This is a predicted structure of a 102-nucleotide RNA (SAM riboswitch aptamer (S box leader)) from a soil metagenome. Its mean pLDDT, the model's own confidence on a scale to 100, is 86. Rfam family: SAM riboswitch aptamer (S box leader). Rfam's curators write: The SAM riboswitch is found upstream of a number of genes which code for proteins involved in methionine or cysteine biosynthesis in Gram-positive bacteria.
RNA sequence: CUCAUCGAGACCGGCUGAGGGACUAGGCCCGAAGAAGCCGGGGCAACCGCCGCCAAGCGGAAAGGUGCCAACUCCUGCGACGCGACAGCGUCGACAGAUGAG
Numbered sequence: 001c002u003c004a005u006c007g008a009g010a011c012c013g014g015c016u017g018a019g020g021g022a023c024u025a026g027g028c029c030c031g032a033a034g035a036a037g038c039c040g041g042g043g044c045a046a047c048c049g050c051c052g053c054c055a056a057g058c059g060g061a062a063a064g065g066u067g068c069c070a071a072c073u074c075c076u077g078c079g080a081c082g083c084g085a086c087a088g089c090g091u092c093g094a095c096a097g098a099u100g101a102g
Base pairs, nucleotide, nucleotide: 001102002101003100004099005098006097011041012040013039014038015037019030020029021028024077025076026075027074042069043068044067047065048064050060051059052058053057073096078093079092080091081090082089083088
């Protein structure tokens, strides 16, 4: 850089000790009944890889390579449209980001 996906799913122990939810701003949350981090174990999922059907596609398993295990990617920010009691609400898209494959 390209492509695909992002409303589902899945937590315990040890060390440690105050922050964390990507960035920025606002909001809203989580946190001394222990945040982040590190280690061990467990689990979820099924992108790659593997198996079956010729391929596409679908299905299967989960020992391998990754990933993940509060809240939709926690929500909003930009644009379009719809509704509206004019406060706001909703849908779609863009941007940004995450993960995988190349």